[in-house]
Context: one part of a larger RNA
RNA sequence: CGUUGAAUUUUGAGGGGAUUCUUCUCUAGUACGAGAGGACCGAGAAGAACGAAUCUCUAGUGUACCAGUUGUAUCACCAGAUGCAUCGCUGGGUAGCUACAUUCGGUGCGGAUAAGUGCUGAAAGCAUAUAAGCACGAAGCCGUCCCCAAGAUUAGAAUUCAUUAUGAGAUCCCUGGGAGACUACCAGGUUGAUAGGCUCUAUGUGUAAGUGCAGCAAUGCAUUUAGCAGAGGAGUACUAAUAGAUCCAUAG
Numbered sequence: 001c002g003u004u005g006a007a008u009u010u011u012g013a014g015g016g017g018a019u020u021c022u023u024c025u026c027u028a029g030u031a032c033g034a035g036a037g038g039a040c041c042g043a044g045a046a047g048a049a050c051g052a053a054u055c056u057c058u059a060g061u062g063u064a065c066c067a068g069u070u071g072u073a074u075c076a077c078c079a080g081a082u083g084c085a086u087c088g089c090u091g092g093g094u095a096g097c098u099a100c101a102u103u104c105g106g107u108g109c110g111g112a113u114a115a116g117u118g119c120u121g122a123a124a125g126c127a128u129a130u131a132a133g134c135a136c137g138a139a140g141c142c143g144u145c146c147c148c149a150a151g152a153u154u155a156g157a158a159u160u161c162a163u164u165a166u167g168a169g170a171u172c173c174c175u176g177g178g179a180g181a182c183u184a185c186c187a188g189g190u191u192g193a194u195a196g197g198c199u200c201u202a203u204g205u206g207u208a209a210g211u212g213c214a215g216c217a218a219u220g221c222a223u224u225u226a227g228c229a230g231a232g233g234a235g236u237a238c239u240a241a242u243a244g245a246u247c248c249a250u251a252g
Stems, first nucleotide, its partner, number of pairs: 001151001005161006014148004020048007032037001050105005058099004065092005070085006108144004116136004169247004173189005194240003197236005203229003210223005
């Protein structure tokens, strides 16, 4: 830009993906074979690699969380803090992201066939799976499964709304994230829980500071499962989503 207003829900022309493999058990030490050995068919189990999704578990990360600790500097000093030293180093760790984690997938069936196997059967009184006709037959092909999909210009379908002015719908703008390079998408914009704040809570760290007691002191004990805390969960309009503007119909 088109599809001759818009929103929602769709059909599926067409395209893409997947459709993998191994071992073991039973059948059965059976058929077969002198023996050695050792099945078809069928049934079941486990796994490998690959793929998808997810973060409940396990594990990793987690430089805005907690604690311990070294050197040094500063806050006048003590105490307590803070800066720098690879996040100074060390021990843990929420959310998120991840795999080493978890769950799931490739089953089965149908159709047409290949090599191959047949039935009936002439040309050619026989024979012949073929010439007419008919039936089987693969991890392969076409479907069934999953995904995209009406620019499929043959531009599809359904439902609802708007249609002469009280205009359906959309955008700008703003708050944001299950989204994301930007855009887009999605959740919201006071008839509001969208983000922040606050409160509660999960969870992490591991018992703060101050004070008291004990000890010459280092330190220990009590107050205290404390104190502090990023992303998790709820609640709550306190703050910010204010106010507004624009696009889109004139019936040929």

Predicted 3D model of a 252-nucleotide part of an RNA (large-subunit ribosomal RNA, domain VI) from a Candidatus Komeilibacteria bacterium.
The source organism's lineage runs through Bacteria, Bacteria candidate phyla and Candidatus Komeiliibacteriota.
It matches the Rfam family "Bacterial large subunit ribosomal RNA".